[in-house]
Context: one part of a larger RNA
C1' cells in the first nucleotide's frame, strides 16, 4: 500500500464539547474544476507482445505493427460530484403550553443507630471465638432508664425488574434558594441545510494517592502491636489501632471507567412488562380498552454469528465520519519526548525466544 477485522479469539479512545478535514436533504438556473467524448502534439531507442524475415533449427539478430493504460493543448457534452445565484421545508434549530425526575450547586433542619461523657438502678462478671486468649471490669464494667449531654459520619422503610444527567464518572432523609438538560402536544408560527462526524485541542472524570489547613475525626480501618491457629503463619480468626475515609481549595487522570458492543442516520415480523407525556372511546370520576411519541426491560421472526448468542435499545441490511487490531513471550518494559510536587500517567520499541 492492498485486504480482513474489533460483544467473548488481537482490536471501540473512560466520556463529552469542538478546530481543521471528511461527508451532506429538495427544486430551478448557470459555470465547466472533477467526470465523459473527439481531434492534435507528446509518451526516445532497446525490451515485453503480434506478424514476417536472416543465420540448416534454436538461442541470437533484422523489419513492420501493436502497446506505452500517461501528460499537454484544443473542440464539445452537462446526468452525477463541485462552484455560484435564486427558491423550498420533510433533516436540524427556535417560539408559545405542559407534566416527570436520587440532574448540578449553596444554606438550613430532622430522626434512628454507633461511640464517648454525666446521673440513676444494679452486682460480678463482660467481651470474643471453632475452642480460646490478648482486652475490659469492685476506682463498679457489661446490662438497664420513653434519663441528661457531646460529636462525627451515613440517611432504614418508601425502593422497583424504577427514575435522572451533554455523556461517562455518578446521583437516594426533609426544606428553601440558585441553576442545567431531556420529553410530550398542537400551531395559517419563525429560521431555512445553519446537518453528521471529528485528527489535533479543550473540559469532565470512581476509588486510592499527593499538597495545604492552629480543619474535622463517631464508626470503620491499610500500616502497626498483641492474642490465637500452624511445622512455620510476616495471613485467614480475635482484641486494639494510625494514616485514610469527612470538609475546603489544589493536584493526580487511572479502573473488569463493562453493554468487555464509538457516534449519526435510514430501512427490516411480532408478543409482553415498567416509566414519562399526549389523542380517542367510555364513565359521575378514577380505572379498563384502542392508539401516537420518548425512555427502559424481557422473549422471539427474518437475518447475522465459529459457537455462545444478538435480534426496531441489532451483533440484521445500507450509507457517512472517527478510533483501534495484525502470532505468544520479551512488554505496556527500555530509550527518548511530554505531563506530574511525588506516586506515576501518556506516547511506546528492539535484541532474543517459542
Nucleotide at each position: 500500500c492492498u485486504g480482513g477485522g474489533c460483544g467473548u479469539a488481537a482490536a471501540g479512545c473512560g466520556u463529552g464539547c469542538g478546530u481543521a478535514g471528511g461527508c451532506g436533504g429538495c427544486g430551478c438556473a448557470u459555470c465547466a474544476a472533477g467526470u465523459c467524448a473527439g481531434a492534435c502534439g507528446u509518451g526516445a531507442a532497446a525490451g515485453c507482445c503480434c506478424u514476417c524475415g536472416g543465420c540448416u533449427c534454436a538461442a541470437c539478430c533484422g523489419a513492420g505493427g501493436a502497446a506505452u493504460u500517461g501528460c499537454g493543448u484544443u473542440u464539445g457534452a452537462a446526468a452525477c460530484u463541485g462552484g455560484u445565484g435564486c427558491a423550498c421545508u420533510c433533516g436540524a434549530g427556535g417560539c408559545c403550553g405542559g407534566g416527570a425526575g436520587a440532574g448540578g450547586g449553596u444554606a438550613g433542619c430532622g430522626g434512628a443507630a454507633u461511640u464517648c461523657c454525666c446521673a440513676g438502678u444494679g452486682u460480678a462478671g463482660c467481651g470474643g471465638g471453632g475452642a480460646a486468649a490478648u482486652g475490659g471490669g469492685u476506682g463498679a464494667a457489661u446490662a438497664u432508664u420513653g434519663g441528661g449531654g457531646a460529636g462525627g459520619a451515613a440517611c432504614a422503610c418508601c425502593a422497583g425488574u424504577g427514575g435522572c444527567c451533554a455523556a461517562a464518572g455518578g446521583c437516594g432523609g426533609c426544606u428553601a434558594c440558585c441553576u442545567g438538560g431531556a420529553c410530550c402536544a398542537g400551531g395559517u408560527u419563525c429560521u431555512g441545510a445553519a446537518c453528521c462526524u471529528g485528527a489535533g485541542g479543550c473540559g469532565c472524570g470512581a476509588a486510592a494517592a499527593c499538597g495545604u489547613g492552629a480543619g474535622g475525626g463517631a464508626g470503620c480501618a491499610a500500616a502497626c502491636a498483641g492474642g490465637a491457629u500452624u511445622a512455620g503463619a510476616u495471613a485467614c480468626c480475635c482484641u486494639g489501632g494510625u494514616a485514610g475515609u469527612c470538609c475546603a481549595c489544589g493536584c493526580c487522570g487511572u479502573a473488569a471507567a463493562c453493554g468487555a458492543u464509538g457516534g449519526g442516520u435510514a430501512c427490516u415480523a411480532g408478543a409482553u412488562g415498567c416509566u414519562g407525556c399526549g389523542g380517542g372511546u367510555a364513565u359521575u370520576g378514577a380505572c379498563c380498552c384502542c392508539u401516537g411519541c420518548g425512555g427502559u426491560g424481557c422473549c422471539u421472526u427474518a437475518g447475522c454469528u465459529a459457537a455462545c448468542g444478538c435480534g426496531u435499545u441489532a451483533a440484521g441490511u445500507g450509507c457517512c465520519c472517527c478510533g483501534c487490531c495484525u502470532g505468544g513471550g520479551g512488554a505496556g518494559u527500555a530509550c527518548g519526548g511530554u505531563c506530574g510536587c511525588a506516586a506515576g500517567g501518556c506516547u511506546g520499541a528492539a535484541a532474543c525466544u517459542c
Description:
Model confidence (mean pLDDT): 83 of 100. A computed fold for a 354-nucleotide part of an RNA from an uncultured prokaryote, annotated as small-subunit ribosomal RNA, central domain. Its Rfam family is "Bacterial small subunit ribosomal RNA". Its family is annotated with ribosome and structural constituent of ribosome in the Gene Ontology.